[in-house]
Context: one part of a larger RNA
This record gives sequence, structure tokens and C1' cells, in this order.
RNA sequence: GGAUAAACGCUGGCGGCGCACAUAAGACAUGCAAGUCGAACGGACGACUUUGAUCUGUUUUACUUAUCAAAGAAGUUAGUGGCGGACUGGUGAGUAACACGUAAGCAACCUGCCUACAAAAGGGGAACAACAGCGAGAAAUCGCUGCUAAUACCGCAUAAGCUAACGCCUUCGCAUGAAGAAGUUAGAAAAGGAGUAAUCCGUUUGUAGAUGGGCUUGCGUCUGAUUAGCUAGUUGGUGUGGUAACGGCAUACCAAGGCGACGAUCAGUAGCUGUGCUGAGAGGCAAAACAGCCACAUUGGGACUGAGAUACGGCCCAGACUCCUACGGGAGGCAGCAGUCGGGAAUAUUGCACAAUGGAGGAAACUCUGAUGCAGUGACGCCGCGUAUAGGAAGAAGGUUUUCGGAUUGUAAACUAUUUUAGACAGGGAAGAAUAAAGACGGUACCUGUAGAAUAAGCCCCGGCUAACUAUGUGCCAGCAGCCGCGGUAAUACAUAGGGGGCAAGCGUUAUCC
Repeated sequence: GGAUAAACGCUGGCGGCGCACAUAAGACAUGCAAGUCGAACGGACGACUUUGAUCUGUUUUACUUAUCAAAGAAGUUAGUGGCGGACUGGUGAGUAACACGUAAGCAACCUGCCUACAAAAGGGGAACAACAGCGAGAAAUCGCUGCUAAUACCGCAUAAGCUAACGCCUUCGCAUGAAGAAGUUAGAAAAGGAGUAAUCCGUUUGUAGAUGGGCUUGCGUCUGAUUAGCUAGUUGGUGUGGUAACGGCAUACCAAGGCGACGAUCAGUAGCUGUGCUGAGAGGCAAAACAGCCACAUUGGGACUGAGAUACGGCCCAGACUCCUACGGGAGGCAGCAGUCGGGAAUAUUGCACAAUGGAGGAAACUCUGAUGCAGUGACGCCGCGUAUAGGAAGAAGGUUUUCGGAUUGUAAACUAUUUUAGACAGGGAAGAAUAAAGACGGUACCUGUAGAAUAAGCCCCGGCUAACUAUGUGCCAGCAGCCGCGGUAAUACAUAGGGGGCAAGCGUUAUCC
């Protein structure tokens, strides 16, 4: 000098774009953050409509009032069922590791939704919620009996270029082998819904693709030797099991191996990277924001479901903590968005909207979405603008200083003229929406008009380094100080004033990096 997720002191007009708990992965009141589908299903409620019966009013038809019954029905939805809650969002505790980065490999693998192609959906059955009845409990919730539907569940049929076993041929390769053709035996599917219909949406099997993942390997990745030996599922083999898949992944047996001064093991520290800062570069430092990967979700363990699970707002067990309790037993998890307490030098609103972009569900309308878009707070940062412009010498007054002549503040002010950015008031008023309508932001940005210099400058420094000097006070005191050093009676170094220099809505200090 540059830089910062900064803080502190003094000061503070506006706008745009960013950023904002680095500390206690401390504890959390309250609200919201993941639902959706009635075009899968049986119920329940049901505006309204139609028909019938009875009743009221009118003298009868007819109309009207009310009730009941039957049928239909827009719509709503607790439950069964489907898809989604494995995405999005948060944090960096752990991790020195195939965690990450990079380059390869899988002839050892999986992949819901999506796309293309090839085929298929025949015929049955038994339940369980809801519901009804009874019961237990303070509650959370639960039990028993009975009824019922389905795209829920279970057999049967059919099925190949699917799976398994057997055996055969061709081609190829990288060792195990891979691909392809044909064969025998055995085995495995399905669901319907909407519509007058056409048709559409779904269902089953297979092949291929796409996407997303899993695994393996080479190289790279902090400090300490005042850590030198470490290791028994340890290293390898065989059998078996397990997995989507290879594998000590697990298990039984057998062998005695494996790693290590090219630093094993141990200890400490740490999420990794793209990138960012600095530097002429080499390099050094950092890992906030944004993006990719990983790990975690009160602590530890476990599986279930599923195409997929570290399952944050799922389940079970144990621990700590908090809450409710009728003391028998229950409930909870902000490292989601706001917000509270605490800690700290220090870090924001319990805001608006789904209008846009994207996500989930749905045929759709649409619903949900603290993702996101916006607004609010903070000079925390960067950038831009303003606080006027031109003229103006009696060089006014006042201040400071003086050798008392003057010098300086100083064209500075006054005064004259001009302008109106931002701001104020009034009128108009968007784009962002593709689509007739529908925009949170927002009556915002912006445009036009009106009045008026009006409402807007500070901070640090002035001995040298380093741009900028005098007076007074003080008298090694009070004080200053980044280094050298100033101060003991003429201090350009302390304090105050005048003047000057620098930067400017900031200026200085502290901290950290180059």
C1' cells in the first nucleotide's frame, strides 16, 4: 500500500447492488416451514332439483306455506388407497479418510417418475379401516364384537428375446469371461378410472435410452520423532452366508501373514474443492457470500418402509434435559423462517406474496411451498449523486497575530444574478404476464408542473519518516508516542486557539492476511 462476514470512537443527506451469530453443534415460549389426489374406494354431511303424501291460505282448478318420504346432485371431507414427505432449506460438530480434487475402471452393479420400441390385462377369493355397538383410561391412546369398498391384499390361468438349472454352437476379449443364435425342464404378471362415444389417463412384462446413484483404483491433500514400532478379522486362502454388486462384508476352517524412517502407529489441528485476497511473478494466506461434493440433525444405538434413507419437521430402544399428570402413565427436539434467553467486541423483522422462477400432488381447475420473489433493520462493504453555480474589494466587521506600519482568515462573507439534482407539494404512472381478466413489490421506479439556496460536513493530522506553523498555557508535571523520540521556563512533538494539510458521508483506531 492492498484486503476484511469485522468491531470501537467521533460524525452522518440520498440512491443502487451486495452482505449480516465468525462466540454456546448452548437452551428454546409462540406461529408458520410438506403436502396433494373425490377422475382409485366405501361412507358421512349436503346447497339445490324432481316426484309423491299430508297440512295452511284462497269458494274449486291452480298457486302458495310447512312437514315427511323417495330419487338425483354441485360441493365439503375423517378414513382406506396412490404419489410425494430421500427433493428443497440449515449447520460444519465429527472426519487426515477413496472424505475431497483430478484421471481412469466396473467382463462386479442398481435406477421411481421421464422417452422410444415389443407384447399383455382371462377368471376368482378372503379380509381390514371407516362405520355401529360395548368397554378401559385423567390424558395420550387402546381393546373386544359385528358389517363393508377399492387402482389395498391373495391364489389360479396365460406369457417371451424375462429368471433358474442343464447341455450345444459362433464371434470376440482383459484373467474370472462377454455378446449372439437356437433347445429341454421348471418358475414368475396385471387394475382400473373419466367420457354418450371417439378417445384420454393409468396397470403388467420385456428391451433400450436418459437421469440419478453405488463400488474399485493411480496421483494429490496440515503439524509433531520430545510419538518407532503397529496389527488377531489382523494379511491371505477354501467353503458357506449376505449384498443391487466386488470384497474379511460376516462366519467356520487352514496358513502366518500385512504395514512401517518413501514416517506406519499415536497425538494435535481441520469439512474438501471451484474459488477469494495479496504479490511483477514464484509463492503465501483464506475457505464468509455463490456453486459442486461430503458429514450431521438433543447424545448413542437399531432396523422398518421404499426405486432411493445420515430418514432434520418418520418409527423403536437407552441417556441427559424440558413439560403435562388423577402418580398409573404420557408429550417434546429451531444446525428450517422469524423470534426469545444466554454467551459475546459483535451480526437484522415473531413482515408481504405465491404475481414471477422452480418444486410436490392432480386429467385439470387448483392446493401446498419461511424454496423463492420482495419489503423492513444496520454507512457493514462497493459504486454513484448531493450539500449549490457565476459575479463580487469598502480587501467590511469579528477572530488570530504584530516589529503597531501591517499581515492573515479572504472572494471567504455580505450583496447581485442564476439553477433545482436529491428533498417537499400537486398531477400522471409502468415494464416485469405467456393469456380476456388477474403483480406481493407498489401508487414503487419513472415522467410533468410549482415554490424556494432553500433541508444536508465531518473526521484525522501539521518534529522527521509524511503533505501541512504560529501564539498562549504547562514546566521531566500534566501529557504524547507506529519507530526515532518530545516535556526539567522562550515546546512547530503535551493542552487550547488561529491558520494550514489530507480524506470526505465518512474519518481515524484496533484486530487479521499478503
Molecule: small-subunit ribosomal RNA, 5' domain
Organism: uncultured bacterium